Predicted 3D model of a 1518-nucleotide RNA (small-subunit ribosomal RNA) from an uncultured prokaryote.
RNAcentral holds the sequence, with entries from ENA.
Rfam family: Bacterial small subunit ribosomal RNA.
Its mean pLDDT, the model's own confidence on a scale to 100, is 83.
[in-house]
RNA sequence: AGAGUUUGAUCCUGGCUCAGAAUGAACGCUGGCGGCGUGCUUAACACAUGCAAGUCGAACGCGAACGUCACUUCGGUGGCUAGUAGAGUGGCGAACGGGUGAGUAACACGUGGACAACCUGCCUGAAUGAGGGGGAUAACUUUUGGAAACGGAAGCUAAUACCGCAUUCCUCGGAGAUCGCAUGGUCUCUGAGGAAAGACCGCCUAUCCUUGGAAGCGGUUGCAUUCAGAGGGGUCCGCGGCUGAUUAGCUAGUUGGUGGGGUAAUGGCCUACCAAGGCGACGAUCAGUAGCCGGCCUGAGAGGGCGAUCGGCCACACUGGAACUGAGACACGGUCCAGACUCCUACGGGAGGCAGCAGUGGGGAAUAUUGGACAAUGGGGGCAACCCUGAUCCAAGCAACGCCGCGUGGAGGAUGAAGGUUCUCGGAUUGUAAACUCCUGUCAGGUGGAACGAAAAUCUGCGUUUAAUAAACGUAGUCUAUGACGGUACCACCAGAGGAAGCCCCGGCUAACUCCGUGCCAGCAGCCGCGGUAAUACGGAGGGGGCAAGCGUUAUUCGGAAUUAUUGGGCGUAAAGGGCACGUAGGCGGUCUUUUAAGUCAGUGGUGAAAUCCCUCGGCUCAACCGAGGAACUGCCUCUGAAACUGAAAGACUUGAGACCGGGAGAGGGUAGUGGAAUUCCCAGUGUAGCGGUGAAAUGCGUAGAUAUUGGGAGGAACACCGGUGGCGAAGGCGGCUACCUGGACCGGUUCUGACGCUGAGGCGCGAAAGUGUGGGGAGCAAACAGGAUUAGAUACCCUGGUAGUCCACACUGUAAACGAUGAGCACUCGGUGCUACGGGUGUCAACCCCUGUAGUGCCUUAGGAAACCCGUUAAGUGCUCCGCCUGGGGAGUACGGUCGCAAGGCUGAAACUCAAAGGAAUUGACGGGGGCCCGCACAAGCGGUGGAGCAUGUGGUUUAAUUCGAUGCAACGCGCAGAACCUUACCUGGGCUUGAACUGUAGAGGACCGUCCGAGAGAUCGGAUUUCUCCUUCGGGAGCCUUUAUAGAGGUGCUGCAUGGCUGUCGUCAGCUCGUGUCGUGAGAUGUUGGGUUAAGUCCCGCAACGAGCGCAACCCUUGUCCUUAGUUGCCAGCACGUAAUGGUGGGAACUCUAAGGAGACUGCCGGUGACAAACCGGAGGAAGGUGGGGACGACGUCAAGUCAUCAUGGCCCUUACGACCAGGGCUACACACGUGUUACAAUGGGACCUACAAAGAGCAGCGAAGUCGCGAGGCGGAGCGAAUCUCAAAAAAGGUUUCUCAGUUCGGAUUGCAGUCUGCAACUCGACUGCAUGAAGGUGGAAUCGCUAGUAAUCGCGGAUCAGAACGCCGCGGUGAAUACGUUCCCGGGCCUUGUACACACCGCCCGUCACACCAUGGGAGUUGACAUGGGCAGAAGACGUUGAGCUAACCGCAAGGGGCCAGCCGCCGAAGGUGAGAUCGAUGACUGGGGUGAAGUCGUAACAAGGUAACCGUA
Repeated sequence: AGAGUUUGAUCCUGGCUCAGAAUGAACGCUGGCGGCGUGCUUAACACAUGCAAGUCGAACGCGAACGUCACUUCGGUGGCUAGUAGAGUGGCGAACGGGUGAGUAACACGUGGACAACCUGCCUGAAUGAGGGGGAUAACUUUUGGAAACGGAAGCUAAUACCGCAUUCCUCGGAGAUCGCAUGGUCUCUGAGGAAAGACCGCCUAUCCUUGGAAGCGGUUGCAUUCAGAGGGGUCCGCGGCUGAUUAGCUAGUUGGUGGGGUAAUGGCCUACCAAGGCGACGAUCAGUAGCCGGCCUGAGAGGGCGAUCGGCCACACUGGAACUGAGACACGGUCCAGACUCCUACGGGAGGCAGCAGUGGGGAAUAUUGGACAAUGGGGGCAACCCUGAUCCAAGCAACGCCGCGUGGAGGAUGAAGGUUCUCGGAUUGUAAACUCCUGUCAGGUGGAACGAAAAUCUGCGUUUAAUAAACGUAGUCUAUGACGGUACCACCAGAGGAAGCCCCGGCUAACUCCGUGCCAGCAGCCGCGGUAAUACGGAGGGGGCAAGCGUUAUUCGGAAUUAUUGGGCGUAAAGGGCACGUAGGCGGUCUUUUAAGUCAGUGGUGAAAUCCCUCGGCUCAACCGAGGAACUGCCUCUGAAACUGAAAGACUUGAGACCGGGAGAGGGUAGUGGAAUUCCCAGUGUAGCGGUGAAAUGCGUAGAUAUUGGGAGGAACACCGGUGGCGAAGGCGGCUACCUGGACCGGUUCUGACGCUGAGGCGCGAAAGUGUGGGGAGCAAACAGGAUUAGAUACCCUGGUAGUCCACACUGUAAACGAUGAGCACUCGGUGCUACGGGUGUCAACCCCUGUAGUGCCUUAGGAAACCCGUUAAGUGCUCCGCCUGGGGAGUACGGUCGCAAGGCUGAAACUCAAAGGAAUUGACGGGGGCCCGCACAAGCGGUGGAGCAUGUGGUUUAAUUCGAUGCAACGCGCAGAACCUUACCUGGGCUUGAACUGUAGAGGACCGUCCGAGAGAUCGGAUUUCUCCUUCGGGAGCCUUUAUAGAGGUGCUGCAUGGCUGUCGUCAGCUCGUGUCGUGAGAUGUUGGGUUAAGUCCCGCAACGAGCGCAACCCUUGUCCUUAGUUGCCAGCACGUAAUGGUGGGAACUCUAAGGAGACUGCCGGUGACAAACCGGAGGAAGGUGGGGACGACGUCAAGUCAUCAUGGCCCUUACGACCAGGGCUACACACGUGUUACAAUGGGACCUACAAAGAGCAGCGAAGUCGCGAGGCGGAGCGAAUCUCAAAAAAGGUUUCUCAGUUCGGAUUGCAGUCUGCAACUCGACUGCAUGAAGGUGGAAUCGCUAGUAAUCGCGGAUCAGAACGCCGCGGUGAAUACGUUCCCGGGCCUUGUACACACCGCCCGUCACACCAUGGGAGUUGACAUGGGCAGAAGACGUUGAGCUAACCGCAAGGGGCCAGCCGCCGAAGGUGAGAUCGAUGACUGGGGUGAAGUCGUAACAAGGUAACCGUA
């Protein structure tokens, strides 16, 4: 510090997710030791048991017993125990310490101040006093009630308990003086009220009793009063720190005053009266949440989150209320009352409060011992010893809960062991890892030694210091005093590698890879996503990576996230500018001068507790941890100073702003009037059969006279032309003309005011259309509605009608894609060119032209900006000011609440849930019922077919034991098959084989094998007979071949063409597909390859930020067409010669044809025209051939997961006495039917008969097979010739000539069937071809539809070949005869280029919307039901303080007494908690039913949107 994820790819926006750190954690697996810390986050839920606050005899009065001793009348008594235990009175403490965080949004906390408005026990300092009296009471004794708790009555007694009197110089009141900071402070005088307590130790010297005490003296301590201090507390104030406005108004003791009361003290704190205030948009009130802070976690910081442990403050103590005591409480282990709960009970009554330490139950994912000790530190009491102390301490317990440290060994060790895993079988890896050798000894274990923490206090002395004999410090003795931890840390010794490693991960992010299993299953997953038979993603294994006594997961926080943006974001199109103005508060604000000092800046002082963080040093062996010092604590307050800037005050200025004067422009607004054209209607005339409407029609109108046309009239609405990226207005918006009223802007000017300004939350006004109310008006148009069409349907688009509405007046509504999708204002920043309004200048008589200013309105563009598109002085540039708004998509602008509205509805405006995207701009493709250009037998023009019939053949389907398998739109279907009777053959039935029919190796046994013959059998096969090895040799043997046995292993036309290679089809012989360098762009990409021409062609030319190149095109190759050269047999024969009935038959020839080798030729080369002086095109000449001459081979990048595992090869899977191999027979040939491809025909351009011509290209030895001969024929016999330019197949046929048939189911057509044959072949039954005779079916040119072909082509005619024993109408070739037509590119199909739109990219066979049906989820409404909470109004009124009363009761004082004074109980009053009451508010839970929403597998119906999406889409409204 970043990364993954939207796309085919890109940039941006934007969310989601990850890597880090942390935790009082929990869970899973695992677990050796130690140190230091930490440990109920949930039920402030309920608690058994024990302990947690006592102490003092130096305040006081009492005062046992057990036991023991003695005595005894055995009843007991006395001494000791012992003034002990014990309780009681009294004092101090119990208000600290310890726990918890429920409540609390508050002066509760933090921080800084204030108290001239206060209190303070114990402690310290100073001063003074402490005199003299009195009456009770508990304990105790007696008695009595009660189960108990606890009392009642009578009697006795003490005090440092209680009460008077005296004194004080304290409080209060008054007066005076003085001071201050407003209330006030200080001092003096005066009046009233107002204190005390003793105990202990020592000494006896007068006094008294006298062992010794009392008084006294001395000392200590205690007591009272006052002043002061320290520490502690109380009160007040400024500032600071949560959320919600779907909480906007709150408040009656409320705000203030006066008098009074109350308190330690101010104060409505309380009360009476008076006034009517107080708080609030700078957020009152209400609701929700929450203890606050030092700090902790995170972060670069600013921030964000948290408030455990430690420390400070607050609050609470079962819940609510209340006071008492006291220095201090409204009191955790006190009291009273009420309530809930628990317990005891004799049923009458009582008791209790772990949020102290342990512990229990419960809750929960989850949190420990009913430990030891007061040794230390601290606290309470005491003079002290000492006692108490669950505070505290604990090398105590439990827990890896966290942090830190250590160990589980170290060195050597390669036959790289075995085993595991993998494998291409060679190896690789685990791996120096192990074994083995040599060492070491931490920790744990054993044995022994052994701490620091503990020196104070006390008492008795001495000393230092001091005012002091307190205190403090030192020292001696007491003292060998005192240790829970603990025989622990630590040290030494002993033994042996011995006792000690796991967890997670390995697709990317993210370090780390293979095998097996599984087969969209099981499962994984933080995000993207894996899994459908070759999963580095699931599970296991091996290996590897990471961390390590831990490792992962989950939860939470911060970070990354600049994803709430102060630092540090945005708003044209991504989310986001308010529809527009005016204007309040607020924010901001021109120039100059003076003053001030609030902000600001500098310095000073105080504070910012300690701990924490940071730095340095130190102590535990190190570290964690701990100690010391420093720094820091960014803050607040005080004081002093500065005066630039902001503020404040005062004064001035003119440039901002406004006013005034003079002009012209304008659909700016309002009211009234007025005009013509057109539509419709009415009347009348002319006139006759249609009109109207549409893609085409129909509904509709019309013989009752329409439409058309002429004239007249009525009425309403809108204003053609001008008219214009022209004008005006803030926006909405505004359009005939005239008048009146009226707003604003602009231009010019010597004038005036003097910052009067900008923006603008709330507020107020304006605000298209639709809509609403009332009343008018209503011509045209036209939601709804009706009818007609269209359609599968058509509640639409189209047509005919038609009502609200549209218009006017008044009043509502308040929204629009109210858009420039761009808030307002000011300033600055290059230019060019239009238009509108008003000026200025030069020239001019003027028109007008040129230059120029201001304001407005457009286009292009620089810099700059921007994700890009684009914006660009009219900014989306550069700055300032103010306002509004945004923070992923959906849910949703929805629900609820509030508010506005007559309603419709508007404004404000969520959540649950759900997804990992949604989105912007641009790119490349693809697509479009978008556009342009151009090709092709694509259409058109023609010729001939198919589709109808019969047959052949292939396919589907059906059938079957099997009808083997594959191919399935074009691009499967006379295809694989260039040839199924057996074989082929893969299928079926049956029979038999198991190392096998074919292959290789190893080991063992044997000697033949082959061949011939016989028997059984359908055959395979089985049985038998016959026969008997070869070569080399050192003679031991070895090699070869064959048979057999065993084992490795064979075999598979079994599956997967979606694991593959190879081959092939197709788009398409279409003209395209790319690269290098350069350039442009952030980038994907673009450019080149586009453009203008041209071509069959990305063919060529020109132009051009491109220049070149490659694969394709073309050419090179083959064939054919002309000529030449060479050669001349088997081919040829012109001339010469011979010969034949005839024939190149022969000699010969090499001219010709031909054969087959090599050349020539054609290149737009030449001429003319067109074109751009190009490329090229058109025409022409020459030429055998002319513009690629004809034909072929040749198929770019790629597409279709196209076809083929059955040609072959091959991964994986599967079978192994069978899915292998052998044999016989059957099947692939079935047959209601459907389709494709062919063939033969339907006839006279023909059929039959007879006669008679002319080819090319091929094939041939298990072959072609001549002549001759037989047969009607297929064919037989025969066997010459020929391995072929020699021989054979071999006859070409159509054509030509003559003749017949005469339009018929025929002398057409030949299917089918019968009989008889031929040939091939082991074998023609299933199931061959052919021949002869006989038979003679359908069929008379073929519906919708559809195919081929542009010239030697179509059509037609025959010939040959491959396969092959035989078996073509198929296929592949060959030649003969030989046409018609093409105007043209509108349309159909396919294709190419450019451009445009796109929400498509699996790419239109795309994408995608809504209802309905089903399942699930959350949510709104809902008759209601139920709960919580707070407020106010009544009722009621416990305890208690206060007040009245107090006839009851009563020790202290007064009084001789009576009595008084005073206290108390009681009654009453006021306040007052729980409770109860009725009506509402708020918040939840639940609810029949119901509304929409979301998500789901491949459901149903349609087709709304994306292309002109087939009616452009969208916004508002009905």